[in-house]
A computed fold for a 74-nucleotide RNA from Blastochloris sp., annotated as transfer RNA. It was read from a public genome assembly. Rfam family: tRNA. Gene Ontology term of the family: triplet codon-amino acid adaptor activity. By type it is a transfer RNA.
Order: sequence, then C1' cells, then structure tokens
RNA sequence: CGGAGUGUAGCUUAGCUUGGUAGAGCGCCUGGUUUGGGACCAGGAGGUCGUAGGUUCAAAUCCUAUCACUCCGA
Repeated sequence: CGGAGUGUAGCUUAGCUUGGUAGAGCGCCUGGUUUGGGACCAGGAGGUCGUAGGUUCAAAUCCUAUCACUCCGA
C1' cells in the first nucleotide's frame, strides 16, 4: 500500500441475507422467600447499534467515507 472480517446494554452476544416498536443470557437495583446468606420467584433500570454523511415515509439493516482491532497478500 491492497484485500477480507469484526464493532449492538457493564460483559458475552441474537437480529442484517428479506429496511417497519432494539432482544436474550450473565451481571446490577428493588421487593418476596430465609434467623441471615446463597438458590429460587416477581418487578425494574441500563443502548443515541464504532463515527460522519447519503438513499428512503421509515436505516442496527442498503450505499459512501472514516476510525479501532484481527487476518491475508505485497
């Protein structure tokens, strides 16, 4: 320098192909249960989907650029 992959909640990740309310597990908070803790049960908070633009009535999803990391080639 060229090519490819990955980026979504504190952590691990689904959803992208086929645009239409952002989900799950663990963790965290509150309550119940218990003498207390753990386990279990119920409820809740937490995301501007790496960043910036474009297309569209509507973008995590399509297009372009860019950043970080990983891999391949030179």
Model confidence (mean pLDDT): 81 of 100.